[in-house]
RNA sequence: ACACGAGAAAGGCAAACCUGCUGCGAAGCAGGGACGCAACGCCGUGAGUCUGCUAGGGUUAGUGAUGCUCGCCAACCGCCCUGGCAGAUUGUCUGGUUGCCGAA
Numbered sequence: 001a002c003a004c005g006a007g008a009a010a011g012g013c014a015a016a017c018c019u020g021c022u023g024c025g026a027a028g029c030a031g032g033g034a035c036g037c038a039a040c041g042c043c044g045u046g047a048g049u050c051u052g053c054u055a056g057g058g059u060u061a062g063u064g065a066u067g068c069u070c071g072c073c074a075a076c077c078g079c080c081c082u083g084g085c086a087g088a089u090u091g092u093c094u095g096g097u098u099g100c101c102g103a104a
Base pairs, nucleotide, nucleotide: 004102005101012037013036017032018031019030020029021028022027035091041097042096043095046093047092048089049088050087051086052085053084054083055082056081057080058079059078062072063071064070065069
């Protein structure tokens, strides 16, 4: 120097949850709180997941024939699928970059 990571030392961060504020939302910030973390420091490329808007499709009423299956068919909301746009998340993975300690 590179790799590696102790039932090591010194320090550090802080999930869930609670409270307050912000946001349509995913979430964020602050305080409390610790499940964890050797990059769980910083950046945020790519993938994943999630949110909002939007386009298309599906689902739902009714109805005809039949006699149990075949056809016609309207609109709104909701939900689901696919695409587009805008976002959220880095404690999902990946990429870039910097850094503390030193047993094997």

This is a predicted structure of a 104-nucleotide RNA (c-di-GMP-I riboswitch aptamer) from a Pyrinomonadaceae bacterium. Lineage of the source: Bacteria > Pseudomonadati > Acidobacteriota > Blastocatellales > Pyrinomonadaceae. Its Rfam family is "c-di-GMP-I riboswitch aptamer". About the family: GEMM was predicted in a large-scale screen for bacterial structured RNA regulatory elements.